[in-house]
RNA sequence: AGUUAGCCGAACAGUCGCCGGUUUUUGUAUCUGCAAAAACGGGAGGAAAGUCCGGGCUCCAAAGGACAAAGUGCCAGGUAACCCCUGGGGGGCGUGAGCCCACGGAAAGUGCAGCAGAGAGUAGACCGCCGUAGCGUUUUCGAAUGUUGCGGUAAGGGUGAAAGGGUGCGGUAAGAGCGCACCGCGCGGGUGGUAACAUGCCGCGGCUAGGUAAACCCCACUUGGAGCAAGACCAAAUAGGGAUUCAACGGUGUGGUCCGCACUGAAUCCGGGUAGGUCGCUUGAGGGGUUCGGUGACGGAUCCCCUAGAUGAAUGACUGUUCACGACAGAACCCGGCUUACAGGCUAACUCUU
Numbered sequence: 001a002g003u004u005a006g007c008c009g010a011a012c013a014g015u016c017g018c019c020g021g022u023u024u025u026u027g028u029a030u031c032u033g034c035a036a037a038a039a040c041g042g043g044a045g046g047a048a049a050g051u052c053c054g055g056g057c058u059c060c061a062a063a064g065g066a067c068a069a070a071g072u073g074c075c076a077g078g079u080a081a082c083c084c085c086u087g088g089g090g091g092g093c094g095u096g097a098g099c100c101c102a103c104g105g106a107a108a109g110u111g112c113a114g115c116a117g118a119g120a121g122u123a124g125a126c127c128g129c130c131g132u133a134g135c136g137u138u139u140u141c142g143a144a145u146g147u148u149g150c151g152g153u154a155a156g157g158g159u160g161a162a163a164g165g166g167u168g169c170g171g172u173a174a175g176a177g178c179g180c181a182c183c184g185c186g187c188g189g190g191u192g193g194u195a196a197c198a199u200g201c202c203g204c205g206g207c208u209a210g211g212u213a214a215a216c217c218c219c220a221c222u223u224g225g226a227g228c229a230a231g232a233c234c235a236a237a238u239a240g241g242g243a244u245u246c247a248a249c250g251g252u253g254u255g256g257u258c259c260g261c262a263c264u265g266a267a268u269c270c271g272g273g274u275a276g277g278u279c280g281c282u283u284g285a286g287g288g289g290u291u292c293g294g295u296g297a298c299g300g301a302u303c304c305c306c307u308a309g310a311u312g313a314a315u316g317a318c319u320g321u322u323c324a325c326g327a328c329a330g331a332a333c334c335c336g337g338c339u340u341a342c343a344g345g346c347u348a349a350c351u352c353u354u
Base pairs, nucleotide, nucleotide: 001351002350003349004348005347006346007345008344010322011321012320013319014318015317016316018043019042021040022039023038024037025036026035027034028033045328049339050338052337053336054335055334056333057227058226059225060224069223070222071221072220073219074088075087076086077085078084089103090101091100092099093098104218105217109216110215111212112211126157127156128153129152130151131150132149133148134147135146136145137144138143165183166182167181168180169179170178184207185205186204187203188202189201190199191198192197231279232278233277234276241270242269243268244267245266246265250264251263252262253261254260286305287304288303289302290301291300292299293298323326
């Protein structure tokens, strides 16, 4: 000067508050309780955040098949599970410690490729090189050279992110995997490895097979939906409903009146479910120590610990002292990850330079 891993996230004391808990006392009620007071003890984070993945839990539901859609995509392992983690393989970056990768298939098909360039994918002749024909110029008459036409050529130049293997030798008019050697590439086999894959092993192929799949697509695998405002219980009130009992001599309508007919009542209970309340709610795939197995993620054994639980929703204010003068940021069912934000400080191992 860096890399990796881990930790801390102002400290202490006092006073007054706020939200839960335990105990005691008092009052009330008396089956559990309810209210008040006092004492004791607890009270945001490493990300509580984004809500991006995975699971627990709950309800709907029956998820068997097909299609669609979305997601994932090297191999092995870990895990409750994962798009997470660990180890390995391959590729890329860095002097290095290390870091990064959406890393299946481009010889199934379709599509796309700006600008530049002659040509961008069953290639391509702009310059150059070579051959040949015509017309010139020079000439030592052998030839050299200029220009035009036709043809050959992918070695060289030029364009581009990319131009259809590379180097050399042979070959040729000049060239060319046209031939050969080596290197590269591909295919098959052998060998090593659980596998991905590797291979200074053997054989074959002159090379056919350019790029792009977070383009369509193909292949393999995964996915039922909604979410704690899930959901369960208690239950004033109200609408409509049911049962029993009582009244049926009542009331209203019809009608001149009575009978009759139609409608109508009260009480209790059930049921209903609003306000409100209780549960879900925090003891859990939990945390810490020791030890064993494993390269590791992680797993086993054993001991210890209990660490917010609100529902208009607490975690604050003031005072004093000290310092490095304080960043990002506030739980709302829980847990495992990922990502993002973050003043400053500490520890360990390793690397480079001097």
This is a predicted structure of a 354-nucleotide RNA (Bacterial RNase P class A) from a marine eukaryotic metagenome. It matches the Rfam family "Bacterial RNase P class A". Gene Ontology terms of the family: ribonuclease P activity, dimeric ribonuclease P complex and tRNA processing.